RNA sequence: GAAGCAGUCCAGAUGGCCGCUGCCGGUGUUGAACCGGUGGAGGAAAGUCCGGGCUCCACAGGGCAUGACGCUGGAUAACGUCCAGCGGGGGCGACCCCAGGGAUAAGUGCCACAGAGAGAAGUCCGCCUGCCACGGCAGGUAAGGGUGAAAGGGUGAGGUAAGAGCUCACCGGGUUCGGCGGUGACGUCGGAUGCCAGGUAAACCCCGUCAGGAGCAAGGCCAAAUAGGGAGGCGUUAAGGGCUGCCCGCCCGUGCCUCCGGGUUGGCCGCUUGAGGCUGCCGGUAACGGUAGACCCAGAUGAAUGGCCAUCGCCCGGUCAGGGGUAACCCGACCCGGGAACAGAACCCGGCUUACGGACUGCUUCAACC
Numbered sequence: 001g002a003a004g005c006a007g008u009c010c011a012g013a014u015g016g017c018c019g020c021u022g023c024c025g026g027u028g029u030u031g032a033a034c035c036g037g038u039g040g041a042g043g044a045a046a047g048u049c050c051g052g053g054c055u056c057c058a059c060a061g062g063g064c065a066u067g068a069c070g071c072u073g074g075a076u077a078a079c080g081u082c083c084a085g086c087g088g089g090g091g092c093g094a095c096c097c098c099a100g101g102g103a104u105a106a107g108u109g110c111c112a113c114a115g116a117g118a119g120a121a122g123u124c125c126g127c128c129u130g131c132c133a134c135g136g137c138a139g140g141u142a143a144g145g146g147u148g149a150a151a152g153g154g155u156g157a158g159g160u161a162a163g164a165g166c167u168c169a170c171c172g173g174g175u176u177c178g179g180c181g182g183u184g185a186c187g188u189c190g191g192a193u194g195c196c197a198g199g200u201a202a203a204c205c206c207c208g209u210c211a212g213g214a215g216c217a218a219g220g221c222c223a224a225a226u227a228g229g230g231a232g233g234c235g236u237u238a239a240g241g242g243c244u245g246c247c248c249g250c251c252c253g254u255g256c257c258u259c260c261g262g263g264u265u266g267g268c269c270g271c272u273u274g275a276g277g278c279u280g281c282c283g284g285u286a287a288c289g290g291u292a293g294a295c296c297c298a299g300a301u302g303a304a305u306g307g308c309c310a311u312c313g314c315c316c317g318g319u320c321a322g323g324g325g326u327a328a329c330c331c332g333a334c335c336c337g338g339g340a341a342c343a344g345a346a347c348c349c350g351g352c353u354u355a356c357g358g359a360c361u362g363c364u365u366c367a368a369c370c
Base pairs, nucleotide, nucleotide: 001366002365003364004363005362006361007360008359009358010357012312013311014310015309016308017307018306020040021039022038023037024036025035026034027033042342046353047352049351050350051349052348053347054215055214056213057212066211067210068209069208070207071085072084073083074082075081086100087098088097089096090095101206102205107204108203109200110199111198124145125144126141127140128139129138130137131136132135153171154170155169156168157167158166172196173195174193175192176191177190178189179188180187181186219269220268221267222266229260230259231258232257233256234255240252241251242250243249276295278293279292280291281290282289283288314339315338316337317336318335322331323330324329
């Protein structure tokens, strides 16, 4: 210098003028308003994808269904998040990625094209045996060829008509038993057994774990409104009236419930002090926890948090004094012009994901020079 890997930080600064909004104080005709002071978006406020707090409703217990998740240990209020590991995979490397239980549950499905055959199989060619009309037929065979991403362990020997874990040796895998190390996932060493049954579960499914529902338009209070009306159901110690003097019954009406339609639709609380951030110390590899100190840091609701100007800083382009070089060319003060990303709280937190401008630190590989 080039190409990368990991992480941390910032999100222009200062001043002036004009506005918006919360709170405090003052003036005030107690209605507004004015004056002064003070606070006023983000790392993602976003997507609303997970987890919790909070609120209301539901709830004896248990189950079904549905959904999410799935190596081990830890962190946490909780998590599908994070930390540290294990196993597997990628990269020369720094380092990164993995829904990572079960395909041995002999459960079901699927595996394009090609191929005879895509899974307890199978004969297209070949090989071997038999038969005949000499080119085929029947049987055996998975060693060899061919197809394919994948063809039912690999190499060699024995064996056989030809072959085959059919048998044997070695290698690989599985199952199982044991020793050692580790909290554990697991690692490592040894024994037994020819067991050698492809892949796929973000396919159905099985096993295990977790989950009651709705959400601040939750929910509560005040004010206002609830006039008048329609449909349906239940049905009479929930007035009363009529047929009819009484009982039953019927009708009108009344009472309750549901629906339709009509009216009202302003204000306050919830609301921001919280699993809060900051600094120091202690514990822990870390995530994180403990402790001490000082701090208060948006709370709008037709929805505030802004606009303009000046100076400085940053970036880009142009011009140019000058500097370096044999040259091509490179650097470049001052000046002029332009630019400055993604994006905006709405009950509050912890995460994930996505969008996006810049600065710095550490590390890796390569190249050149010493």
The RNA shown here (Bacterial RNase P class A) has 370 nucleotides and comes from a Desulfuromonadales bacterium. Rfam family: Bacterial RNase P class A. Rfam describes the family as follows. Ribonuclease P (RNase P) is a ubiquitous endoribonuclease, found in archaea, bacteria and eukarya as well as chloroplasts and mitochondria. Gene Ontology terms of the family: ribonuclease P activity, dimeric ribonuclease P complex and tRNA processing. It is recorded under the gene name rnpB. The model forms 95% of the base pairs in the Rfam consensus. The RNAcentral record of the sequence draws on ENA and Rfam.